[in-house]
RNA sequence: GGGGAUAUAGUUUAGUGGUAGAAUCAAGGUCUCCAAAACCUUUGGUAUGGGUUCGAUUCCCAUUGUCCCUG
Repeated sequence: GGGGAUAUAGUUUAGUGGUAGAAUCAAGGUCUCCAAAACCUUUGGUAUGGGUUCGAUUCCCAUUGUCCCUG
């Protein structure tokens, strides 16, 4: 230089066009003499910019980051 994959919550991830979920972490609560465990509740997210569409995490393009292959 060329080709390809990937980007969703603090972390690990699901989601094939119709109001974004789980686990874990964190906060609060119940329980307990205290703590741990268990249970309940809550907070928090679609890399950036455009395009298509009535509607985009999803489809298209570009950029950025990471990873892989290759000269």

Source information: A computed fold for a 71-nucleotide RNA from a Pseudomonadota bacterium, annotated as transfer RNA. Rfam family: tRNA. About the family: Transfer RNA (tRNA) molecules are approximately 80 nucleotides in length. Rfam classes the family as a transfer RNA. Its mean pLDDT, the model's own confidence on a scale to 100, is 84. The source organism's lineage runs through Bacteria, Pseudomonadati and Pseudomonadota.